[in-house]
RNA sequence: GGGCUGUAGCUCAGCUGGGAGAGCGUCUGGCUGGUAGCCAGAAGGUCACGGGUUCGAAUCCCGUCAGC
Numbered sequence: 001g002g003g004c005u006g007u008a009g010c011u012c013a014g015c016u017g018g019g020a021g022a023g024c025g026u027c028u029g030g031c032u033g034g035u036a037g038c039c040a041g042a043a044g045g046u047c048a049c050g051g052g053u054u055c056g057a058a059u060c061c062c063g064u065c066a067g068c
Stems, first nucleotide, its partner, number of pairs: 003068004009024004018055001026042006048064005
């Protein structure tokens, strides 16, 4: 100097700009003979940070930081 990555506690999806999500985990309730299992529900996120464009940004543009 160039490229990729950064989204829930963990692993990640979402990149055609408009609802922020899945699995695992945690908590609550139910079923069952059960410390296990199954079912239902809930909590949990400044989408790394700052700025710009736009009616609207996780998504596009610029810069910064961190990792590979």
Predicted 3D model of a 68-nucleotide RNA (transfer RNA) from a marine eukaryotic metagenome. Its Rfam family is "tRNA". The family's RNA type in Rfam is transfer RNA. Gene Ontology term of the family: triplet codon-amino acid adaptor activity. The sequence is in RNAcentral, with records from MGnify. Its mean pLDDT, the model's own confidence on a scale to 100, is 82.